[in-house]
This is a predicted structure of a 72-nucleotide RNA (transfer RNA) from uncultured Blautia sp. The source organism's lineage runs through Bacteria, Bacillati, Bacillota, Lachnospirales and Blautia. The sequence was found in a public genome assembly.
RNA sequence: UGGGCUAUCUCCAAGCGGUAAGGCACAGGACUUUGACUCCUGCACUCGCUGGUUCGAAUCCAGUUAGCCCAG
Numbered sequence: 001u002g003g004g005c006u007a008u009c010u011c012c013a014a015g016c017g018g019u020a021a022g023g024c025a026c027a028g029g030a031c032u033u034u035g036a037c038u039c040c041u042g043c044a045c046u047c048g049c050u051g052g053u054u055c056g057a058a059u060c061c062a063g064u065u066a067g068c069c070c071a072g
Stems, first nucleotide, its partner, number of pairs: 001071007011023002018055001026042005048064005
């Protein structure tokens, strides 16, 4: 320098054009003498970033950033 893959909540992770599942952690509550366990509720609405396409974008397109792999 060229090519490929990955980037979604604190962490792991689903999603494949119709407004983001689940688990862990955390916070509040119930239960308990206390704690643990169990149960209920809440927690992304700028999906790495910037633009574009579309009635509608995490998803498609272009560029770009970071990490990893391959080639030179």
It matches the Rfam family "tRNA". Gene Ontology term of the family: triplet codon-amino acid adaptor activity.